[in-house]
The RNA shown here (transfer RNA) has 72 nucleotides and comes from Thraustochytrium aureum. Rfam family: tRNA. Its family is annotated with triplet codon-amino acid adaptor activity in the Gene Ontology. Rfam describes the family as follows. Transfer RNA (tRNA) molecules are approximately 80 nucleotides in length. Rfam classes the family as a transfer RNA. The organism belongs to Thraustochytrium, within Eukaryota.

RNA sequence: AGGGGGAUAACUCAAUGGUAGAGUAGUGGUCUCCAAAGCCAUUUGUUGUGGGUUCAAAUCCUACUCUCCCUG
Numbered sequence: 001a002g003g004g005g006g007a008u009a010a011c012u013c014a015a016u017g018g019u020a021g022a023g024u025a026g027u028g029g030u031c032u033c034c035a036a037a038g039c040c041a042u043u044u045g046u047u048g049u050g051g052g053u054u055c056a057a058a059u060c061c062u063a064c065u066c067u068c069c070c071u072g
Base pairs, nucleotide, nucleotide: 001071002070003069004068005067006066007065010024011023012022013021018055025043026042027041028040029039030038048064049063050062051061052060
């Protein structure tokens, strides 16, 4: 320099144009002599940033930022 992948909750990841979810974690309860584990309930999102397309965008297009890989 060129090419490709990734960025979504505190963490790990889903969601292939139509209400943004799960697990873990946190909090409360239950259980227990106490605690852990289990069980029940529950909190958290400017979907990396700026534009564009669309009735509607995490999703499609585009530029940029960060990060990983490949070629030289």